[in-house]
RNA sequence: CCGUGCUAGGCGGGGUGCUAGCGGUGCCCUGUACCCGCAAACCGCUCUAGCGGGGCUGAAUCCCCUCCCGAGGGGCCAGGCCCGGGGUCGGCGCCCCGUCCGUGGCGUCGAUGGUUCGGUCCCGCGACGAUGGAGACCCGUGAACCAGGUCAGGUCCGGAAGGAAGCAGCCUUAAGCGGCCCCCUUCAGGCGUUGUGGGAGCGCCGGACCGGAGCCGCGCGACGACGGCCGCCACCCGGCCACCGGCAUCGACGGAGGGUGCACGG
Numbered sequence: 001c002c003g004u005g006c007u008a009g010g011c012g013g014g015g016u017g018c019u020a021g022c023g024g025u026g027c028c029c030u031g032u033a034c035c036c037g038c039a040a041a042c043c044g045c046u047c048u049a050g051c052g053g054g055g056c057u058g059a060a061u062c063c064c065c066u067c068c069c070g071a072g073g074g075g076c077c078a079g080g081c082c083c084g085g086g087g088u089c090g091g092c093g094c095c096c097c098g099u100c101c102g103u104g105g106c107g108u109c110g111a112u113g114g115u116u117c118g119g120u121c122c123c124g125c126g127a128c129g130a131u132g133g134a135g136a137c138c139c140g141u142g143a144a145c146c147a148g149g150u151c152a153g154g155u156c157c158g159g160a161a162g163g164a165a166g167c168a169g170c171c172u173u174a175a176g177c178g179g180c181c182c183c184c185u186u187c188a189g190g191c192g193u194u195g196u197g198g199g200a201g202c203g204c205c206g207g208a209c210c211g212g213a214g215c216c217g218c219g220c221g222a223c224g225a226c227g228g229c230c231g232c233c234a235c236c237c238g239g240c241c242a243c244c245g246g247c248a249u250c251g252a253c254g255g256a257g258g259g260u261g262c263a264c265g266g
Base pairs, nucleotide, nucleotide: 001266002265003264004263005262006261009057010056011055012030013029014028015027016026020046021045022044023043024042034054035053036052037051038050063259064258065257066256067255068254072250073249075247076246077245079244080243082239083238084237085236086235090233091232092231093229094228095227097224098223099222100221101219102218103217104216105215106214113210114209115208116207117206118205119204120203121199122198123197124196125195126194127193128192129191131188132187133186134185135184138179139178140177141176147172148171149170150169155164156163157162
C1' cells in the first nucleotide's frame, strides 16, 4: 500500500419554551435527513445524553476537534421614530405695537389739536302717547211669593150698580251674571317721546369759536421692539420596544485546517 472481517462512531443540527438541571414531544430556523412505540396538570434521565425494540453504514465526502462565515432566535441599552408632561434661555411661525415705503380717500369750501356749549349716562317733577287693570256707557240675560204695570179664569164684599185683593200669562226692572271695551272717567309702572331742575363725566357724537396743515383706511411690503400664544423645533423630565439603530450572546447551512482504530492474509 492492497484485500477480507469487525469495532468506536454515525444515520440531522440549532434557537426558544418547560425544568433544580439535561434530552425528547410542542413552536421557530436551517434544508432532506433509517423504521416502530412513548410523551404537556407530559415522557425519559442524573452528568453529557431522549428511553425501549429493530435495521443500515462504518475508519472516512460520511466519524471527531479547532477556526471563519453567518440564516435565525432570545437578552440588554434607549440613539432614531412614536407618545405624555414642562416651559427658563434660544430659533421659526402667528397676534398686538411702532417707524418707513407703497396705494386709496378726506382736508385752505379749513385737517390734527385747543376752548366752550349741548346730547349720550344717573336722580326728581310734569305733559302727551302707548300698554294693562277697574269703573261708567251700551247690549243680552235676570224675581214661584216676600219688585212694578196690566191682570183672563177663579175668589171676596154688595140686593144691584159696582168695588177690593190678586195667581198664571204678557210687558218692564233691581241686585247679580255675561259680552263690548270704539268713545268717557280713574289708577299703575325697570314703556316711548318730550319739557324742566339737579348731578356725574371728558369716552363717543354734534354746534360755535381759536388756529393754520395735516389726518384716516388698506398691504403675504421692509425694519425694529416690550409683551402674548406656547403652535412647531431645540432643551429638560418620563414612557414604549412594533420598526430602524447599538452592545455583547447562542448559533443551523456552508467553507478551511487538523485528528481517529483492531484482527488476519498478501